[in-house]
RNA sequence: CAACAAAAAAGGCAAACCCGUCGAAAGGCGGGGACGCAAAGCCAUAUGGGUCUAAGGUCUUAUAAAGACUAUGACAGCCGGUUGCCGCA
Numbered sequence: 001c002a003a004c005a006a007a008a009a010a011g012g013c014a015a016a017c018c019c020g021u022c023g024a025a026a027g028g029c030g031g032g033g034a035c036g037c038a039a040a041g042c043c044a045u046a047u048g049g050g051u052c053u054a055a056g057g058u059c060u061u062a063u064a065a066a067g068a069c070u071a072u073g074a075c076a077g078c079c080g081g082u083u084g085c086c087g088c089a
Base pairs, nucleotide, nucleotide: 004087012037013036017032018031019030020029021028022027035077041082042081043080048079049078050075051074052073056070057069058068059067060066
């Protein structure tokens, strides 16, 4: 430097669910809580793929209601990109 993830040590994060709060929603944030995680650190501008939502907009419709499409809204604990701790059995 690259690859690797057995054991040990030091620690770290925190799913579901509950409470509060923000949001149209998806979802975010704070508290509790642990299913798990070696990157469950960071990145949604790798103009990457994927997934979720549809306020607004467009379309269907005589109108309304309703429905369909749509990201400029989200998800990094989906793949991925990027940086990196301990160890070297």
c-di-GMP-I riboswitch aptamer, 89 nucleotides, folded computationally. The model forms 95% of the base pairs in the Rfam consensus. The coordinates come from a structure-prediction model, not an experiment, and the mean pLDDT is 79.